[in-house]
RNA sequence: GAAGAAGGCCGGGCAGCCGCCGGUGGGAGAUUUUCCACUGGAGGAAAGUCCGGGCCCCGAAGGGCAGGACGCUGGGUAACACCCAGGUUCCGUGAGGAACGGAGAGUGCCACAGAGAGGAGAACGCCAGUUUCGGCCCGUCCACCCUAAUGCAGGGGCAGGUGACGGGUGGUAAGAGGCUGGUAAGGGUGAAAGGGUGGGGUAAGAGCCCACCAGCAAUCCAGGUGACUGGAUUGGCUAGGUAAACCCCGUCUGGGGCAAGACCAAAUAGGGGAGCGCGAAGGGUGGCCCGCCCGUUGCUCCCGGGUAGGUCGCUGGAGGCGUUGGGUAACCAGCGCCGUAGAUGAAUGGCUGCCCUCUACCCCAAUGGGGUAGAGACAGAACCCGGCUUACAGGCCUUCUUCGGCC
Numbered sequence: 001g002a003a004g005a006a007g008g009c010c011g012g013g014c015a016g017c018c019g020c021c022g023g024u025g026g027g028a029g030a031u032u033u034u035c036c037a038c039u040g041g042a043g044g045a046a047a048g049u050c051c052g053g054g055c056c057c058c059g060a061a062g063g064g065c066a067g068g069a070c071g072c073u074g075g076g077u078a079a080c081a082c083c084c085a086g087g088u089u090c091c092g093u094g095a096g097g098a099a100c101g102g103a104g105a106g107u108g109c110c111a112c113a114g115a116g117a118g119g120a121g122a123a124c125g126c127c128a129g130u131u132u133c134g135g136c137c138c139g140u141c142c143a144c145c146c147u148a149a150u151g152c153a154g155g156g157g158c159a160g161g162u163g164a165c166g167g168g169u170g171g172u173a174a175g176a177g178g179c180u181g182g183u184a185a186g187g188g189u190g191a192a193a194g195g196g197u198g199g200g201g202u203a204a205g206a207g208c209c210c211a212c213c214a215g216c217a218a219u220c221c222a223g224g225u226g227a228c229u230g231g232a233u234u235g236g237c238u239a240g241g242u243a244a245a246c247c248c249c250g251u252c253u254g255g256g257g258c259a260a261g262a263c264c265a266a267a268u269a270g271g272g273g274a275g276c277g278c279g280a281a282g283g284g285u286g287g288c289c290c291g292c293c294c295g296u297u298g299c300u301c302c303c304g305g306g307u308a309g310g311u312c313g314c315u316g317g318a319g320g321c322g323u324u325g326g327g328u329a330a331c332c333a334g335c336g337c338c339g340u341a342g343a344u345g346a347a348u349g350g351c352u353g354c355c356c357u358c359u360a361c362c363c364c365a366a367u368g369g370g371g372u373a374g375a376g377a378c379a380g381a382a383c384c385c386g387g388c389u390u391a392c393a394g395g396c397c398u399u400c401u402u403c404g405g406c407c
Base pairs, nucleotide, nucleotide: 001403002402003401004400005399006398007397008396009395010394012355013354014353015352016351017350018349020041021040022039023038024037025036026035027034028033043378047389048388050387051386052385053384054383055257056256057255058254067253068252069251070250071249072086073085074084075083076082087100088099089098090097091096101248102247106246107245108242109241110240124186125183126182127181128180129179130178131177132176133175135169136168137167138166139165140164141163144156145155146154147153195213196212197211198210199209200208214238216235217234218233219232220231221230222229223228261312262311263310264309271303272302273301274300275299276298282294283293284292285291319338320337321336322335323334324333325332326331356376357375358374359373360372361371362370363369364368
């Protein structure tokens, strides 16, 4: 210098003007408000609402089933699917990174291709058996040869050599086809084909047998809290993947959520009660009337539920910062300091100027300086907290790795 790895941080600044929400103090109005002064007012993710808690209500809430979540080991924590440290396997030259119960309990699935996709498979190949040819002999026909000017016709068909058909014979060598069987060495298909190499063996082959290697299981020894690691002996020659397929094992798990929930409480309507009036309608008692009881309607008062509305919950909490100590670390403990948003149609903003950063272009007396233009993200609390994930213009810092150059 180039290319990377891991981790952390910032995420515009200042000023002026105009606004918004809360708190405190004062004034005015008083039913809601309004004015002045001072003061506080978004984030690293406030986001997604994916996990885990606090808090609240339901439920007495004890156990079990079902369902769900999680899953190497140890630790941290209020808890976790989070974090830290370690283990194994894989990836990377490396700094480093990724994954994580069980596929020797059972069931299922493994596209396409391929003979066969899992105690497999015979389509090719290899091998054995059997059969038909292929061999030999005879006959017929032809090819071919002779007579003849070619052909037609006639004769031969013996020597060399070839074909077709029929019959007989023989089953010997090479070879071809069919059938039956053996075989997982070889080719080929596939992401994946049932240990690897070598030798023996066999008709051909094969852990069929043997040696070495790899891997697995059991037992034992040593180290480690543990996951696991190192080693020894024995065994059978050793069947792949998938559990975000069912399933098995272990641990945890009641449901709903601040629109939780609590309180105050208007008008209207309806409910309950008391008093007054009417007792005129109706019903009961009764043969009928009075009376009594129920009850309709009107007025007044009281009570309770609930709606609109309002108040609380609401922000001091597993809090932040600093320091000391323990711990490899996550984290914990002691001490000191700090006060740091609380809206509810929902505040936290807008404009201007200067500066800063980046990009593009231009100019100059050019490792630099200046000018012009543009850009400055992602996104905004809503009960609170711990995490995870995702988004993000631009910039800064620390440690480390590999390669190249120079001294």

This is a predicted structure of a 407-nucleotide RNA (Bacterial RNase P class A) from an Aquificota bacterium.